This is a predicted structure of a 72-nucleotide RNA (transfer RNA) from archaeon GW2011_AR10.
Rfam family: tRNA. Gene Ontology term of the family: triplet codon-amino acid adaptor activity.
The same sequence occurs in records of 2 taxa.
[in-house]
RNA sequence: GGGGUCGUAGCAUAACUGGCAGUGCGGCCGGCUCCAGACCGGCUGGUUCGGGUUCAACUCCCGCCGACCCCA
Numbered sequence: 001g002g003g004g005u006c007g008u009a010g011c012a013u014a015a016c017u018g019g020c021a022g023u024g025c026g027g028c029c030g031g032c033u034c035c036a037g038a039c040c041g042g043c044u045g046g047u048u049c050g051g052g053u054u055c056a057a058c059u060c061c062c063g064c065c066g067a068c069c070c071c072a
Base pairs, nucleotide, nucleotide: 001071002070003069004068005067006066007065010025011024012023013022019055026044027043028042029041030040031039049063050062051061052060
């Protein structure tokens, strides 16, 4: 330099043919307990960035940045 895969919450991971972004762990509050743990209930917080298409974009298109793999 060329090609491929990927980027979603603090961490991990889902989201079908474009149609209200979920789940687990964590954190916080409460219940239970003499206290704590376990367990139960609730809350918390996210689509790498910029642009385009569309009534509507995590999803499609273009570009940037970053990670991994292959070729040179």